[in-house]
RNA sequence: GCAUGAAAAAGGCAAGUACUUCGAAAGAAGUAUACGCAAAGCCACGGGCCUAAAGUGUAUCCAUUACACAAUGGCGGCCGGGCAGCCAUG
Numbered sequence: 001g002c003a004u005g006a007a008a009a010a011g012g013c014a015a016g017u018a019c020u021u022c023g024a025a026a027g028a029a030g031u032a033u034a035c036g037c038a039a040a041g042c043c044a045c046g047g048g049c050c051u052a053a054a055g056u057g058u059a060u061c062c063a064u065u066a067c068a069c070a071a072u073g074g075c076g077g078c079c080g081g082g083c084a085g086c087c088a089u090g
Stems, first nucleotide, its partner, number of pairs: 002090004012037002016033007035077001041083003045080003048075003055069005
């Protein structure tokens, strides 16, 4: 440096739930717990998925409301890609 993750060690992360906070929502953050994870570390670059405040359009009793579209909002614990990394084995 490369490949692999069977067993082990040092450790790490934290789904869901409860409470609190932020947010229009999706979702995020903190505390507790622990479903799981060898990258469940970092980056929204490609695909995918979620949401739709503002905006646009349509309908309407023109008040507004409802519906539709669509990220500039999100998900890295959906897949791929990039970057860097612990231990062990070969």
Molecule: c-di-GMP-I riboswitch aptamer
Organism: Desulfallas thermosapovorans DSM 6562